[in-house]
Context: one part of a larger RNA
RNA sequence: UGACGGGGGCCCGCACAAGCGGAGGAACAUGUGGUUUAAUUCGAUGAUACGCGAGGAACCUUACCCGGGCUCGAACGGCUAAUGCAUAUAUGGGAAACUGUAUAGUUCGCAAGGACAUUAGUCGAGGUGCUGCAUGGUUGUCGUCAGCUCGUGCCGUGAGGUGUCGGCUUAAGUGCCAUAACGAGCGCAACCCUUAUCGAUAGUUGCCAGCGGGAAAGCCGGGGACUCUAUUGAGACUGCCGCCGUAAGGUGCGAGGAAGGUGGGGAUGACGUCAAAUCAGCACGGCCCUUAUGUCCGGGGCGACACACGUGUUACAAUGGCAGGGACAGAGGGCAGCUAUUAUGUGAAUAAGUGCGAAUCUCGAAACCCUGUCACAGUUCGGAUUGGAGUCUGCAACUCGACUCCAUGAAGUUGGAUUCGCUAGUAAUCGCGCAUCAGCCAUGGCGCGGUGAAUACGUUCCCGGGCC
Numbered sequence: 001u002g003a004c005g006g007g008g009g010c011c012c013g014c015a016c017a018a019g020c021g022g023a024g025g026a027a028c029a030u031g032u033g034g035u036u037u038a039a040u041u042c043g044a045u046g047a048u049a050c051g052c053g054a055g056g057a058a059c060c061u062u063a064c065c066c067g068g069g070c071u072c073g074a075a076c077g078g079c080u081a082a083u084g085c086a087u088a089u090a091u092g093g094g095a096a097a098c099u100g101u102a103u104a105g106u107u108c109g110c111a112a113g114g115a116c117a118u119u120a121g122u123c124g125a126g127g128u129g130c131u132g133c134a135u136g137g138u139u140g141u142c143g144u145c146a147g148c149u150c151g152u153g154c155c156g157u158g159a160g161g162u163g164u165c166g167g168c169u170u171a172a173g174u175g176c177c178a179u180a181a182c183g184a185g186c187g188c189a190a191c192c193c194u195u196a197u198c199g200a201u202a203g204u205u206g207c208c209a210g211c212g213g214g215a216a217a218g219c220c221g222g223g224g225a226c227u228c229u230a231u232u233g234a235g236a237c238u239g240c241c242g243c244c245g246u247a248a249g250g251u252g253c254g255a256g257g258a259a260g261g262u263g264g265g266g267a268u269g270a271c272g273u274c275a276a277a278u279c280a281g282c283a284c285g286g287c288c289c290u291u292a293u294g295u296c297c298g299g300g301g302c303g304a305c306a307c308a309c310g311u312g313u314u315a316c317a318a319u320g321g322c323a324g325g326g327a328c329a330g331a332g333g334g335c336a337g338c339u340a341u342u343a344u345g346u347g348a349a350u351a352a353g354u355g356c357g358a359a360u361c362u363c364g365a366a367a368c369c370c371u372g373u374c375a376c377a378g379u380u381c382g383g384a385u386u387g388g389a390g391u392c393u394g395c396a397a398c399u400c401g402a403c404u405c406c407a408u409g410a411a412g413u414u415g416g417a418u419u420c421g422c423u424a425g426u427a428a429u430c431g432c433g434c435a436u437c438a439g440c441c442a443u444g445g446c447g448c449g450g451u452g453a454a455u456a457c458g459u460u461c462c463c464g465g466g467c468c
Stems, first nucleotide, its partner, number of pairs: 008468006015459002019422005026314008034305002042053002064300007076124009087104007106115003126289002129287003135283002137278003140274001142272001147186006153162003166177003192266004197234007207223002211221003237260001240254001241252004303441001316415001320374007332363003337356002341352004381412001386407007428451007
């Protein structure tokens, strides 16, 4: 100077408390450990690994295993020599990769030669091989915590201190006052995006108040009012009022206002910490392999299963299940695509066919409401598992796809110790979309809207953090 204390003071945070809903018990999905295996590729491992890299493992991917091939090599550059190829057709072997055979077969240039290709050789190749403790770049975390420093001056022999402390205040090293300090920088805040209100401009594919047409539908004439769209402005600043305070500021079921004291949300992450993570995204030093640790192909594996853990989904039911009828979104996607409509099929779907590269066409809600039924039961709850029959994608669904129909109908009656999330349009609950993608193991991830709570006395205690 720091760090630490079951030392003290002050102050924060879903940290506790007050509440609501979960996890821990069940079945399944998924990741991990372990075990197994020819291989079950590799990495990530308290918080900060474990639905993580992976925003798509049947082949491919693929890095792993077995087997079969190649060795200038799957791709690329230079040099030397030889050849004419490439390609097409026919054909043999083979699981394929690949390897034979036969026939036809270059171009530019007068030529030398060049272009391109093949073969032989050579210098480079290639490596998801090792080292993240040699590195760049990127990332997690403390933490969106309020801190971390510098110049000059002053103090100290010096390390260093002061400033940055103290009082008040703030979400904040935010400000005010005080002051051997005076200033400044990186952070905070603001500037950026979005959302909530109003205006101006612009009205097509959007809208329809008033007028006209029409059997009806903004469907048509028309209109720019409204909604909306998208560009630009206004608006919020403790600005005004009362009270408290020297000030900064605090406070008020004060006013006005769509919004009130940072309005809500996002982006934004200081100096640094963990030799934190990544050599397998990429780059890169060193080391290692070079007829193999490179590379191509077929098949298998990454999907195994006594078990243990994490994260989820579905339930255990009546605030519910089932059947019939009725209503209302937002944000997105669409041409090898989204598909209206009609027909067939119990259905997944199929056939015909229309519109749309889309504010035009299309994909499109569920919870909810109404009526009926079930009457507390392992059930009309729950849907695992299994048998059979199918649909679709795709060379190909055995290992190992999704979906449909019929049958089957397991565990489960609210879960021990313990533990997690959340303070408002939040939790809870309900569905919808997108990326990846032929298809899909998505119950995951990222978004979107619908319905919509309870509670916070307080800071003694647990955890983390800040200052003295």
The part of an RNA shown here (small-subunit ribosomal RNA, 3' major domain) has 468 nucleotides and comes from an uncultured Bacteroidales bacterium. Its mean pLDDT, the model's own confidence on a scale to 100, is 83. The full RNA is in RNAcentral, with records from ENA, Greengenes and SILVA. Its Rfam family is "Bacterial small subunit ribosomal RNA". Rfam links the family to the GO terms structural constituent of ribosome and ribosome.